[in-house]
Context: one part of a larger RNA
């Protein structure tokens, strides 16, 4: 100087309290541990591993097992000789296949009168070399998490001090904030903090398609369906608006607090975005790049089939319930974000349905995924392992793919298992927020209870800071560095 302390003092955060609603009990889906396996590729590991890298493992991916095969190699540059037979594509034959062999058709381009050059592509051939998701995140660069959106972290010149170093940064007040102020041996400045950037909320301006429809006009079973109109929603560009500006009250009459008016909004208006100096020798060598090791007829490469989906078990993070604020019929309303040409698919027809058939529009404010579901309204059931709950199984099917046995979703019809609110314990949440309730996308041929975003409905509580838990900032003591 810093670290620590079951030392003090001040503050602060869903940290506790006050509330809602989970999770720990069951059933499943995931991820992991253990164990097994010829494998059951690797990595991630307290918060900060563990629905996590993987934004999707039938084959492919794929790294892993087994078994067939290739050795200048699937790929890249370059050096000799061949040779325009092409190469590749059908077809036979061997094979799981890779691949070998045989056979059809096909059968270059450019410059040159030619020879012959050259480009391109193929065998052979030697070597240089390729190639490696092998090893080292403890050799590293990039990116990343964390501590934390915590309010810090530091530097110049001065002054102090023999010197590390100290002062600047401490006090008082005040803030989300080392924010702002007032003092002070300090003046000053940089990185953070705010601001400035995007959305959202209100007002205008511009502009009116594809959107929209108030007034006029024409039509229809109806419908912005037409003529129109630019008024309104609304798209999207610009622009205003807010700043403690204005009253009052406290206070050093300073900062700023507390109320108020106006206002769509009020004191950082929500949300986002942004993450300081650092710390954890935190994670990745399997994105990538790379240093060093190490393999080179294998640790490289190609193919098939298997595995990454096992399963006595334990953990985590989720769905789906246990019912009446509910279950089942039927009837009627109400978004948004998006996302589409190998695609979204409108209607019509056929299936009891997953679909399947025809086929209209639409490269989209035009057309289509797209009927949102909770909710309203009306019937039914009446507390039961049930008209709750849906697991597991039996049999039909459909769909996408060369191919659904290992091992895919889905649909019908039969089954109907455990479960009656869950022990210690433990988690999210302060408002359009928790809870609940559809809808969409990315990845994707098929595949979501994941994750990312969207709307709809729409709470309870916060008296407070003793106390657990992280954190700041001053003090204080230390056999710690």
């Nucleotide at each position: 100087u810093g670290a620590c302390g079951g030392g003090g003092g001040c503050c602060c955060g869903c940290a506790c309290a006050a509330g809602c609603g989970g999770u720990g009990g069951a059933g499943c889906a995931u991820g992991u541990g253990c164990u097994u396996u010829a494998a059951u590729u690797c990595g991630a590991u307290g918060c900060a591993a563990c629905g996590c890298g993987a934004a999707g493992a039938a084959c492919c991916u794929u790294a892993c097992c087994u078994a067939g095969g290739c050795u200048u190699g699937a790929c890249a540059u370059g050096g000799g000789g061949g040779u325009g037979u092409a190469a590749g594509u059908c077809c036979g034959u061997a094979g799981a296949a890779a691949u070998a062999u045989g056979g059809a058709a096909c059968c270059u381009u450019c410059c040159g009168c030619a020879a012959g050059g050259a480009a391109c592509g193929c065998c052979c051939u030697a070597c240089a070399c390729a190639g490696g998701u092998g090893c080292u995140g403890c050799a590293u660069g990039g990116u990343u998490g964390u501590c934390g959106u915590c309010a810090g972290c530091u530097c110049g010149u001065g002054u102090c001090g023999u010197g590390a170093g100290a002062u600047g940064u401490u006090u008082g007040g005040u803030u989300a904030a080392g924010u702002c102020c007032a003092g002070c041996a300090a003046c000053g400045a940089g990185c953070g903090c705010a601001a400035c950037c995007c959305u959202c909320g209100c007002c205008c301006c511009u502009a009116g398609u594809u959107g929209c429809c108030a007034g006029c006009g024409g039509g229809u079973a109806a419908u912005g369906c037409c003529g129109g109109g630019a008024a309104c929603u609304c798209u999207a560009g610009g622009g205003g608006g807010a700043c403690u500006g204005c009253c009052c009250a406290g206070u050093u009459u300073a900062a700023c607090u507390g109320g108020g008016a106006g206002g769509a909004a009020g004191g950082u208006g929500g949300g986002g975005a942004u993450g300081a100096c650092g710390u954890c020798a935190a994670a990745u060598c399997c994105u990538c790049a790379u240093g060093g090791c190490c393999c080179u007829u294998a640790c490289g490469c190609c193919u098939a089939g298997g595995g990454c989906u096992a399963g006595a078990c334990a953990c985590g993070u989720g769905c789906u319930a246990c019912a009446a604020u509910g279950g089942c019929c039927g009837g009627u309303a109400c978004a948004g974000c998006g996302a589409g040409c190998a695609g979204c698919c409108a209607g019509c027809u056929g299936g009891u349905g997953a679909c399947a058939g025809u086929g209209c529009g639409c490269u989209a404010a035009u057309c289509u995924c797209u009927c949102a579901a909770a909710a309203c309204c009306g019937g039914u059931c009446u507390c039961a392992g049930u008209u709750c709950g849906g697991a597991u199984a039996g049999g039909a099917g459909u769909c996408u793919g060369c191919a659904a046995u290992u091992c895919g979703a889905c649909u019908c019809c039969u089954u109907g298992a455990a479960g009656u609110u869950g022990g210690a314990a433990u988690c999210g949440c302060u408002a359009g927020u928790a809870a609940u309730c559809g809808c969409g996308g990315a990845u994707c041929a098929g595949c979501a209870u994941g994750c990312c975003g969207c709307g709809g409905u729409g709470a309870a509580u916060a008296c407070g800071u003793u106390c657990c838990c992280g954190g700041g900032c001053c003090u204080u003591g230390u056999a710690c560095a």
The part of an RNA shown here (small-subunit ribosomal RNA, 3' major domain) has 481 nucleotides and comes from a Chitinispirillales bacterium. The organism belongs to Chitinispirillales, within Bacteria. Rfam family: Bacterial small subunit ribosomal RNA. The sequence was found in a public genome assembly. Model confidence (mean pLDDT): 83 of 100.